The RNA shown here (Fluoride riboswitch aptamer (crcB RNA motif)) has 71 nucleotides and comes from a Rhodanobacteraceae bacterium. Its mean pLDDT, the model's own confidence on a scale to 100, is 79.
C1' cells in the first nucleotide's frame, strides 16, 4: 500500500408520507432507475410498436387514484 471479511454508520431497492429490534444490495466510476410480445440492431445493447401489475422489498397506517353498496 492492496485485497476480502466482520462492526459501526450512511445510502438504496419501478408513483407520495410515517413506523419497523424486519429482508436484501450499495460503499459514491457503488446499489436502483417494472415486466411481456414483436419488429429493428452484430448484440443478451439501444430503439420503435403494442399489451399488463402496482403508491409495500416485505407488514401496519395515512394520502392520492379506482370499484361497489348506503345515506
Nucleotide at each position: 500500500a492492496c485485497a476480502u471479511u466482520c462492526a459501526c454508520g450512511g445510502g438504496a431497492g419501478a408513483u407520495g408520507g410515517c413506523a419497523u429490534g424486519c429482508c436484501u444490495c450499495c460503499c459514491c466510476g457503488a446499489a436502483c432507475c417494472g415486466c411481456c410480445a414483436c419488429g429493428u440492431u452484430u448484440a443478451u445493447u439501444g430503439u420503435g410498436u403494442g399489451g399488463c401489475u402496482g403508491a409495500u422489498g416485505a407488514u401496519g397506517c395515512c394520502u392520492a387514484c379506482c370499484u361497489g353498496a348506503c345515506c
Taxonomically the source falls in Rhodanobacteraceae (Bacteria, Pseudomonadati, Pseudomonadota, Gammaproteobacteria).